Overview:
A computed fold for an 84-nucleotide RNA from a Chloroflexota bacterium, annotated as c-di-GMP-I riboswitch aptamer. Taxonomically the source falls in Chloroflexota (Bacteria, Bacillati). The coordinates come from a structure-prediction model, not an experiment, and the mean pLDDT is 90. It was read from a public genome assembly, where an Rfam model found it.

[in-house]
RNA sequence: GACCGUCCAGGGCAAACCCGUCGCGAGGCGGGGACGCAAAGCCAGGGACCUCUGCCUCCGGGCCGAGGCGGCCCAGCUGCCGGC
Repeated sequence: GACCGUCCAGGGCAAACCCGUCGCGAGGCGGGGACGCAAAGCCAGGGACCUCUGCCUCCGGGCCGAGGCGGCCCAGCUGCCGGC
C1' cells in the first nucleotide's frame, strides 16, 4: 500500500417512535431512545426517491424552476483497530 471484517482493544454513530423547536412542505436541529452500521465519517457532482410554486395533461402522469434526502446507488476526499 492492496484486499478482508472470522478474532482483539478503545470506542464511535444512532432507525422507528416520543418531546421541544425551525420550515408551506419534503425535512433540519436539540433532547430522550436503539433498529441497525466498519465508513451510518465528509461531499448534493450523476442517477433514484420525496416536497413546493408554476405550466401542460390522454387524469396515468409529464415538464420548468426552487428545495430535501449522504441510513438508496455511483463518483470524489479522508480514516480507527485487527487479519492477511